[in-house]
RNA sequence: GAAGGUAUAGCUCAGUGCUAGAGUGAGUGCUUAGCAUGCACGAGGUCCUGGGUUCAAUUCCCAGUACCUCUG
Numbered sequence: 001g002a003a004g005g006u007a008u009a010g011c012u013c014a015g016u017g018c019u020a021g022a023g024u025g026a027g028u029g030c031u032u033a034g035c036a037u038g039c040a041c042g043a044g045g046u047c048c049u050g051g052g053u054u055c056a057a058u059u060c061c062c063a064g065u066a067c068c069u070c071u072g
Stems, first nucleotide, its partner, number of pairs: 001071001003069005010024004027041004048064005
């Protein structure tokens, strides 16, 4: 230099063109003499950035950024 992949909650990851979920963690409450475990509750997201297509984009297209893989 060429090619490919990934980017979504604090962390690990789903998701699909019609305003996003799980597990885990943190918080609150119940339980306990207390801790742990268990149960319940709600909170927590500009879906990497910028454009384009579309009635509508996290999803499709283009460019960029970061990281990873492979190759020369």
RNAcentral holds the sequence, with entries from Rfam.
The RNA shown here (transfer RNA) has 72 nucleotides and comes from Vicugna pacos.
Model confidence (mean pLDDT): 83 of 100.
Its Rfam family is "tRNA". Gene Ontology term of the family: triplet codon-amino acid adaptor activity. By type it is a transfer RNA.